Predicted 3D model of a 160-nucleotide RNA (glmS glucosamine-6-phosphate activated ribozyme aptamer) from a Dehalococcoidia bacterium. Rfam family: glmS glucosamine-6-phosphate activated ribozyme aptamer. By type it is a riboswitch. Gene Ontology terms of the family: catalytic activity and regulation of gene expression. Rfam's curators write: This entry contains a glucosamine-6-phosphate activated ribozyme that is found in the mRNA for GlmS. GlmS is an enzyme that uses fructose-6-phosphate and glutamine to generate glucosamine-6-phosphate. The ribozyme catalyses self cleavage of the glmS mRNA that is thought to regulate GlmS activity. The source organism's lineage runs through Bacteria, Bacillati, Chloroflexota and Dehalococcoidia.
RNA sequence: CAUAGAGAAGAAGCGCCAGGCCCGGGUGCGGCGCGCGCCCGGGUGACGAGGAAGAGGCCGAUCGAACAACUCGGCGGAUGGCCUCUCGGCAGCACAGUCGAUAUGGACGGAGCAAACCGCGGCGCGCGAGCACCCGACAGAGGCCGUCCAGCGUGCAUCG
Numbered sequence: 001c002a003u004a005g006a007g008a009a010g011a012a013g014c015g016c017c018a019g020g021c022c023c024g025g026g027u028g029c030g031g032c033g034c035g036c037g038c039c040c041g042g043g044u045g046a047c048g049a050g051g052a053a054g055a056g057g058c059c060g061a062u063c064g065a066a067c068a069a070c071u072c073g074g075c076g077g078a079u080g081g082c083c084u085c086u087c088g089g090c091a092g093c094a095c096a097g098u099c100g101a102u103a104u105g106g107a108c109g110g111a112g113c114a115a116a117c118c119g120c121g122g123c124g125c126g127c128g129a130g131c132a133c134c135c136g137a138c139a140g141a142g143g144c145c146g147u148c149c150a151g152c153g154u155g156c157a158u159c160g
Base pairs, nucleotide, nucleotide: 014076015075016074017073019072020044021043022042023041024040025039026038027037028036029035030034047064048063049062053086054085055084056083057082058081059080087100088099089098090097092156093155094154095153104150105149106148107147108146109145110144118136119135121134122133124131125130
């Protein structure tokens, strides 16, 4: 170093980098403190909020913040959506319907909630591009609260 086996650690708005851009070193050429090209190494490459009954298939995934080559470009994955089956809540059972352990749906209104960007802010690492941490502000969806609308079925069993 390769292969095989075993073990540990370990991220799910998460991981990765081959194009681009940027930095350092080497090198060739030129009009030589610079520019262009090549090689090696490195940096950047999505900011948080929400989101899981189980299995399979398909799609290739909700919400806003930011507006910069920092969120340009691409790959993989993913708790998203739809369909089927199973399980579960909605009345003891069955069927149908609806929903998912906060287990009716919709409309309107309200309260509450983030990080990055940013700052002549603080601090650390790196020659550098850059990176990490602390302080300071502001969302929407979902959920919650209020009002309104719609729905809460059929059969059987049991009790009165």